[in-house]
RNA sequence: UUCUGUAAAAGGCAAGCUGUUGCGAAAGCGCAGUACGCAAAAUUACCGGUCUAAGGGUGCAGCCUAAGGCAGCGGGAUUGCCAGA
Numbered sequence: 001u002u003c004u005g006u007a008a009a010a011g012g013c014a015a016g017c018u019g020u021u022g023c024g025a026a027a028g029c030g031c032a033g034u035a036c037g038c039a040a041a042a043u044u045a046c047c048g049g050u051c052u053a054a055g056g057g058u059g060c061a062g063c064c065u066a067a068g069g070c071a072g073c074g075g076g077a078u079u080g081c082c083a084g085a
Base pairs, nucleotide, nucleotide: 002085003084004083005082012038013037016034017033018032019031020030022029023028036072042078043077044076046075047074048073049070050069051068055065056064057063058062
């Protein structure tokens, strides 16, 4: 440096749920607890996908639209612990 993840160690993360007189129009996010799981479940909306639709648009019971989200949906990019080859 590259590849691999059978076992172990040091640690790490945290779905769902509960709480919250925290943020947000919403989707969703934050914080605390717990722990389904995770070797990138670290970072990044670049590509696909998906959620929301405030604002804007429209042929206006509605519909369309991301510049708002989701990285624990897939791919890409960047970085990284331990062990082995």